[in-house]
Context: one part of a larger RNA
């Protein structure tokens, strides 16, 4: 390499936006013939291979003759289908109208519970904590508890196999900006699309610079206990750190461990969030239907099995990314980023 694969055995890129390229909807529709498809004509040296026939007594060997051998070239034709160029159409995509939902995002204002701290009332011996105690904290008045007042930081209940977002995520309350989907009738533009290597941007926490901020909790680290020890779980304190703003950092069990678009292909039952009927006096409800999301549960069918099943891991098609025994190793070297910590790329020798 041909292949064969990727939820769990190696293997979906953390996620988008998108250039290149690849792939692309309907007309008996016109043109052109480049891929394609036939004919001719060259040409593809000779040995060799294959096959016939033939020579050495035979076989290897040798002779002769055909045939195979090509992304081949040139002419001449064919126009389904692919392509190019032209017209034409609306199912695909999208544009405008009307509607509903939403913890989608940025910004600024605000609100009560709770912790902790100061201040002052009341109040006396304890309080705290554990399996059980010690360190701690208290007669310089703690712990209780009642008012006051600082400050952060984080929003109980509602909260729901509930919603919104590409993922990462997104929850107290107003208000401004602002993105995306979704439905419902016409109009309207007419393949305008799917993919996407490169680029590019976005991406939890930890971490890093620089200012700010510091309630609580809390890596390091000090103490008290367990313990044979206890560099730990257990307690008591405790820095950074969490916070904010501005700039890095780019990794993760970034998980559905399952990449993106289109069609197709029995059912059943919840739930959100639109529309439409039916019933009712009725904008509530009840039943039925048509959509777009979200869950259970299941039949073909597929899996190695477990499962999966219109949200597919079923039947297809297109396009990307990865895979190719363990180990060495996500290492070593270079090379690009990084302020550094490291990250991206990424191997061999041995060895089983």
């Nucleotide at each position: 390499c041909u292949g064969g694969g990727c939820g769990u055995a190696a293997a979906g890129g953390g996620c988008g936006u998108g250039u290149a390229g690849g792939c692309g909807g309907c007309c008996a529709c016109c043109g052109c013939a480049a891929g394609u498809c036939a004919g001719u004509u060259g040409u593809g040296a000779a040995a060799g291979c294959u096959c016939u026939g033939g020579g050495c007594u035979u076989a290897a060997c040798c002779c002769a003759g055909a045939a195979a051998g090509g992304u081949c070239a040139a002419c001449u034709g064919a126009u389904a289908c692919u392509g190019c160029g032209g017209g034409g159409c609306u199912a695909g995509a999208g544009u405008g109208c009307a509607g509903a939902a939403g913890g989608g995002g940025c910004a600024a204002c605000u609100g009560g519970a709770a912790u902790u701290c100061u201040c002052g009332g009341u109040g006396u011996a304890g309080c705290g904590g554990u399996g059980a105690a010690a360190u701690g904290c208290g007669u310089a008045g703690a712990u209780a508890u009642c008012g006051a007042g600082a400050g952060g930081a984080a929003c109980a209940c509602c909260u729901g196999c509930g919603g919104c977002g590409a993922a990462g995520g997104c929850g107290g309350g107003u208000u401004g900006c602002u993105g995306g989907g979704c439905u419902g009738a016409c109009a309207c533009u007419g393949a305008c699309g799917c993919u996407g290597a490169a680029a590019c941007g976005c991406g939890a926490a930890a971490g890093c610079u620089a200012g700010g901020g510091g309630a609580g909790c809390g890596a390091a680290c000090g103490g008290g206990a367990u313990u044979a020890g206890a560099u730990a779980c257990c307690c008591c304190g405790g820095u950074a750190g969490u916070c904010c703003u501005a700039g890095c950092c780019u990794u993760a069990a970034a998980c559905g461990a399952u990449g993106a678009a289109u069609g197709c292909u029995u059912g059943g039952u919840g739930u959100c969030u639109g529309g439409g009927g039916u019933u009712u006096u009725a904008u509530a409800g009840u039943c039925c239907c048509c959509g777009g999301g979200u869950g259970c549960c299941g039949u073909c069918g597929c899996u190695a099995a477990c499962g999966c099943u219109u949200u597919a891991a079923g039947c297809a098609u297109u396009c990307c990314g990865c895979c190719u025994g363990g180990g060495g190793a996500g290492u070593a070297c270079g090379g690009u980023c990084g302020c550094a910590a490291g990250a991206c790329u990424g191997a061999a020798a041995c060895u089983c």

Small-subunit ribosomal RNA, central domain from an uncultured bacterium, 352 nucleotides, folded computationally. The coordinates come from a structure-prediction model, not an experiment, and the mean pLDDT is 88. Its Rfam family is "Bacterial small subunit ribosomal RNA". The full RNA is in RNAcentral, with records from ENA and SILVA.